Small-subunit ribosomal RNA, 3' major domain from a metagenome, 476 nucleotides, folded computationally.

[in-house]
Context: one part of a larger RNA
RNA sequence: UGACGGGGGCCCGCACAAGCGGUGGAGCAUGUGGUUUAAUUCGAUGCAACGCGAAGAACCUUACCAGCCCUUGACAUCCUGCGAACAAUCUAGAGAUAGGUUGGUGCCUUCGGGAGCGCAGUGACAGGUGCUGCAUGGCUGUCGUCAGCUCGUGUCGUGAGAUGUUGGGUUAAGUCCCGUAACGAGCGCAACCCUUGUCCUCAGUUGCCAGCGGUUCGGCCGGGAACUCUGGGGAGACUGCCGGUGAUAAACCGGAGGAAGGUGGGGAUGACGUCAAGUCAUCAUGGCCCUUAUGGGCUGGGCUACACACGUGCUACAAUGGCCGGUACAGAGGGCGGCGACCCCGUGAGGGUGAGCGAAUCUCAGAAAGCCGGUCGUAGUCCGGAUUGCAGUCUGCAACUCGACUGCAUGAAGUCGGAAUCGCUAGUAAUCGCGAAUCAGCAUGUCGCGGUGAAUACGUUCCCGGGCCUUGUACA
Numbered sequence: 001u002g003a004c005g006g007g008g009g010c011c012c013g014c015a016c017a018a019g020c021g022g023u024g025g026a027g028c029a030u031g032u033g034g035u036u037u038a039a040u041u042c043g044a045u046g047c048a049a050c051g052c053g054a055a056g057a058a059c060c061u062u063a064c065c066a067g068c069c070c071u072u073g074a075c076a077u078c079c080u081g082c083g084a085a086c087a088a089u090c091u092a093g094a095g096a097u098a099g100g101u102u103g104g105u106g107c108c109u110u111c112g113g114g115a116g117c118g119c120a121g122u123g124a125c126a127g128g129u130g131c132u133g134c135a136u137g138g139c140u141g142u143c144g145u146c147a148g149c150u151c152g153u154g155u156c157g158u159g160a161g162a163u164g165u166u167g168g169g170u171u172a173a174g175u176c177c178c179g180u181a182a183c184g185a186g187c188g189c190a191a192c193c194c195u196u197g198u199c200c201u202c203a204g205u206u207g208c209c210a211g212c213g214g215u216u217c218g219g220c221c222g223g224g225a226a227c228u229c230u231g232g233g234g235a236g237a238c239u240g241c242c243g244g245u246g247a248u249a250a251a252c253c254g255g256a257g258g259a260a261g262g263u264g265g266g267g268a269u270g271a272c273g274u275c276a277a278g279u280c281a282u283c284a285u286g287g288c289c290c291u292u293a294u295g296g297g298c299u300g301g302g303c304u305a306c307a308c309a310c311g312u313g314c315u316a317c318a319a320u321g322g323c324c325g326g327u328a329c330a331g332a333g334g335g336c337g338g339c340g341a342c343c344c345c346g347u348g349a350g351g352g353u354g355a356g357c358g359a360a361u362c363u364c365a366g367a368a369a370g371c372c373g374g375u376c377g378u379a380g381u382c383c384g385g386a387u388u389g390c391a392g393u394c395u396g397c398a399a400c401u402c403g404a405c406u407g408c409a410u411g412a413a414g415u416c417g418g419a420a421u422c423g424c425u426a427g428u429a430a431u432c433g434c435g436a437a438u439c440a441g442c443a444u445g446u447c448g449c450g451g452u453g454a455a456u457a458c459g460u461u462c463c464c465g466g467g468c469c470u471u472g473u474a475c476a
Base pairs, nucleotide, nucleotide: 001476002475003473004472005471007470008469009468010467011466012465013464015460016459019424020423021422022421023420026315027314028313029312030311031310032309033308034306035305042053043052064301065300066299067298068297069296070295073125077124078123079121080120081119082118083117086103087102088101089100090099091098092097107114108113127290128289130288131287132286136284137283138279139278140277141275143273148187149186150185151184152183153182154163155162156161167178168177169176193267194266195265196264198235199234200233201232202231203230204229208224209223212222213221214220238261241255242254243253244252245251317417321376322375323374324373325372326371327370333364334363335362338357339356343352344351345350383414388409389408390407391406392405393404394403430452431451432450433449434448435447436446
């Protein structure tokens, strides 16, 4: 100087408390451990691994296993020889591959040849998701959006170092004020950026419709530019104003005005560093290793196994509910190898047809919870839907291993969950549906979107994490 303390002081954070909803029990989904296996590819492992890499394993992916094959190689550069390239087709084979038939003769040219592509050959070389993240770059997680981390000059100290950065107030903040052997400065904080909330202005189609006219009743038509909205520009919030407290300061409390008030809400933004944290399997890369194989191709299998254990979720156990009928209101997105209306067929998944739309125009697209009416009456039930049987639909070369969905039948566990444990402070929790990426197909996951919309916070003694000062130390 740090680190640590079941030392002290001060102060924060859904850290506790106060509340609401869960997890832990059930069934299923998914990840992991374990076990099994020819293989169940690899990585991630307290917080900070475990719906994680994977925004989508039937083949492919795919790195794993078995079998069948190749050896200048699937890919790059150079050299030699032959042939245009290429297209169609036949045979054998699980395919990779091997053999054959037919068509075809191009472009440039100094007529030697050349470019491009294919086949064969030679060796230099290719290739490796093989090892080392404890050789590395890059990227990322975490402490933590915590308020800290430092430097120059000066001063103090023999020196390590200290001071500044401590102190009194204050703040979300090393934020600001005052004091001060310090005076300044940098990286952080804040602001500048995006979005949302109010108003003004410009613009008016594909969007809008107050008033006027028409109407087949649909902004449908004439028309309108007000309103909504869209998206450009601007205004607005600054403790600016008033009162009080304070040291006359910084600031705090209350008030006015205002759509909004003291950082208005949300996002992006992550200082010096810590964990030899994670990643050699995104990529790059040193070293090491393989070279008829640790490289490459193919078919099939596996990654989907299952006495068990854990994590994360979904659906429930019902009446604030289930079912039936009627009826209302979003936002944000996607669409041409696409979205697909109307109509017809089917109980349905879906099929047929194919209008319109590269989309404020057409379409996905019925929002759902809600509201109105009916029924059920506490029952393992008209709750719950696992499991299984049969019959189908769709995608795809192909759904056996191993897809999603539909119909009929079947109806399991489950009556609110031990010890323990998680999230959340407001348009939040809870609850309801909708969309997108990936994607042929496959969503309870992920990322977004809106609808309905709470309760509670006395307080900081305690648990956890963190900041500043101080103290002890046989630790570095």
The coordinates come from a structure-prediction model, not an experiment, and the mean pLDDT is 86. It matches the Rfam family "Bacterial small subunit ribosomal RNA". Its family is annotated with structural constituent of ribosome and ribosome in the Gene Ontology.